[in-house]
RNA sequence: AGCAGGCCAGACAGUCGCUGGUUACGGCGUAAUUCCGUAGCGGGAGGAAGGUCCGGACUCCAUAGAGCAGGGUGACGGUUAACGGCCGUCCGCUGAAAGCCGCAAGGUAUAAGGCGAGGAAUAGGGCCACAGAGACGAGCGUAUUCAGUUACGGUGAAACGCGGUAACCUCCACUCGGAGCAAUUCCAAAUAGGCACGCGUUGAUGUUGCUCGCGGAGCGUGCGGGUAGGAAGCUUGAGCGCUGGAGUAAUUCAGCGCCUAGAGGAAUGACUGUCAUAACAGGGCAACUUGUCGUAACAGAAUCCGGCCUAUCGGCCUGCUUU
Numbered sequence: 001a002g003c004a005g006g007c008c009a010g011a012c013a014g015u016c017g018c019u020g021g022u023u024a025c026g027g028c029g030u031a032a033u034u035c036c037g038u039a040g041c042g043g044g045a046g047g048a049a050g051g052u053c054c055g056g057a058c059u060c061c062a063u064a065g066a067g068c069a070g071g072g073u074g075a076c077g078g079u080u081a082a083c084g085g086c087c088g089u090c091c092g093c094u095g096a097a098a099g100c101c102g103c104a105a106g107g108u109a110u111a112a113g114g115c116g117a118g119g120a121a122u123a124g125g126g127c128c129a130c131a132g133a134g135a136c137g138a139g140c141g142u143a144u145u146c147a148g149u150u151a152c153g154g155u156g157a158a159a160c161g162c163g164g165u166a167a168c169c170u171c172c173a174c175u176c177g178g179a180g181c182a183a184u185u186c187c188a189a190a191u192a193g194g195c196a197c198g199c200g201u202u203g204a205u206g207u208u209g210c211u212c213g214c215g216g217a218g219c220g221u222g223c224g225g226g227u228a229g230g231a232a233g234c235u236u237g238a239g240c241g242c243u244g245g246a247g248u249a250a251u252u253c254a255g256c257g258c259c260u261a262g263a264g265g266a267a268u269g270a271c272u273g274u275c276a277u278a279a280c281a282g283g284g285c286a287a288c289u290u291g292u293c294g295u296a297a298c299a300g301a302a303u304c305c306g307g308c309c310u311a312u313c314g315g316c317c318u319g320c321u322u323u
Base pairs, nucleotide, nucleotide: 001321002320003319004318005317006316007315008314010275011274012273013272014271015270016269018044019043021041022040023039024038025037026036027035046298050309051308053307054306055305056304057303058180059179060178061177070176071175072174073173074172075089076088077087078086079085090118091116092115093114094113099108100107101106119171120170124169125168126165127164128163136161140153141152142151143150184232185231186230187229194223195222196221197220198219199218206214207213239258240257241256242255243254244253245252246251276295279292280291281290282289283288
């Protein structure tokens, strides 16, 4: 001088809440494991929980096989559950101070590192700005020759040719079924409707327990489907930490230890004190010190996992390269 990677995301104590778990006790009740209350114990957001871009797990639907259409990927090798991710190598581009050249402006090179949509241009089609007489077609200009016969080409990325472009269509190789936890599964009221059986205008049911009276077409039992409601899916997992082995690495193997939200319109908060950080003001040459302020960025779980991308106050640590 230039780069790369990792970590933290205020700490501690107290008080009061919220949420769901568990134990004990109690309550009104339900078809129900749901519900309500009290007390004890222990749990309670992130590095991106975000965007929903890519890949999987899981669930349901579809599916003999083959083909067409359509989407995706594209150097070589490895890694993985899988990937368009990651790692390594090759190739191309990029890449600082110094040095060198130069009066100066400036030019010139590589290191670590960064980037690459990096298959095919002799299958075919399309396109090729500006400049240039002419831009993909063979013609054009100048000179030359019996003869478009021969030679040359200022411009431009490309000009007389087996040109360039595939981040235009296309071709080649490989690959891809669809929908998504509001998936999906189980239990299951009231009311209405459905089916079966029985009773009913010779008056059922209802109207006060009975009788009379009134009223006048349904009523009873059973079954099955759906809804409200409840439960499962639901957090022990491609999990996390430490140590050791294999490997350049991504990654993987073994041993030991740990359990770390699981709600369901959706909790994860508020206050007080002490300390530390930032910010602001004063003093001091400086180291530092005094006071004020009061937690400060991006943001926030919703089936789970691996990536990518995007947002981010402040701080800490480590490594690489050249001079």
Molecule: Bacterial RNase P class A
Organism: uncultured Herbaspirillum sp.